[in-house]
Record summary:
c-di-AMP riboswitch aptamer (ydaO/yuaA leader) from a Solirubrobacteraceae bacterium, 108 nucleotides, folded computationally. Its mean pLDDT, the model's own confidence on a scale to 100, is 84. NCBI's taxonomy places the organism under Bacteria, Bacillati, Actinomycetota, Solirubrobacterales, Solirubrobacteraceae.
RNA sequence: CGCCCAGUGCGAGCCGGGAGCGGGGGACCCAACUUCUGGGGCGAAGCGACUCGAUCAGGGUCGCCGCGCGAGCUCUUCGCGCGAGCCCGUCAGCUCACCCCGUAGGCG
Numbered sequence: 001c002g003c004c005c006a007g008u009g010c011g012a013g014c015c016g017g018g019a020g021c022g023g024g025g026g027a028c029c030c031a032a033c034u035u036c037u038g039g040g041g042c043g044a045a046g047c048g049a050c051u052c053g054a055u056c057a058g059g060g061u062c063g064c065c066g067c068g069c070g071a072g073c074u075c076u077u078c079g080c081g082c083g084a085g086c087c088c089g090u091c092a093g094c095u096c097a098c099c100c101c102g103u104a105g106g107c108g
Base pairs, nucleotide, nucleotide: 001108002107003106004105008019010017020103021102022101023100024099025098030093038091039088040087041086042085046064047063048062049061050060051059052058065083066082067081068080069079070078071077
């Protein structure tokens, strides 16, 4: 300097600090008729098929789908990557008021 991300900026020196940007809970109405095959949240990080494997865990290939970066920007794309992880704790649809929480980390 650039990139992913909500992840930035101000002030203080002392704090449950503001602002901005994010996330969750939470009525009527509406939706839903589900709950051991528990259920749910953040996030792009899902759904299948075929395989290897002790046929468990896990891995591989392909398809659809989702995400990021760079070229291109008339047409329509093309190239290179990613599809993890964590959390709540039997419980949560939407949701005005209202309440609560985060502002990290990673990479070139």